[in-house]
RNA sequence: CGAUCGCACGCGGGGUGGCCGCGGACGUCACGCGGCCUGAGAUCAGACCCGUCGAACCUGAACCGGAUCAUGCCGGCGGAGGAACGUGCGGGGCGCGGCCG
Numbered sequence: 001c002g003a004u005c006g007c008a009c010g011c012g013g014g015g016u017g018g019c020c021g022c023g024g025a026c027g028u029c030a031c032g033c034g035g036c037c038u039g040a041g042a043u044c045a046g047a048c049c050c051g052u053c054g055a056a057c058c059u060g061a062a063c064c065g066g067a068u069c070a071u072g073c074c075g076g077c078g079g080a081g082g083a084a085c086g087u088g089c090g091g092g093g094c095g096c097g098g099c100c101g
Stems, first nucleotide, its partner, number of pairs: 001095001005090006011051004017037007057082003063076004
């Protein structure tokens, strides 16, 4: 000098679905409230997740198979394409160099 790794700060990227019930005017749409399912998160949000070593997220996709009351619920697609970064600190392997013995 120094990889993996950890922390902090600043900045940035991203998603928000399905089912049931109730409500106001007629309504199975939309909106509001409540409950349930998966999930980190389903607008608790000044939250949560993720930032190139990138499976956060988007596209393909009104995709394919399975399960479910139903749904990106699970798997496939798929390490396919795209996708948002800088600074400081800690730590310190291998190797190289210097000094001492």
Molecule: TPP riboswitch aptamer (THI element)
Organism: Planctomycetia bacterium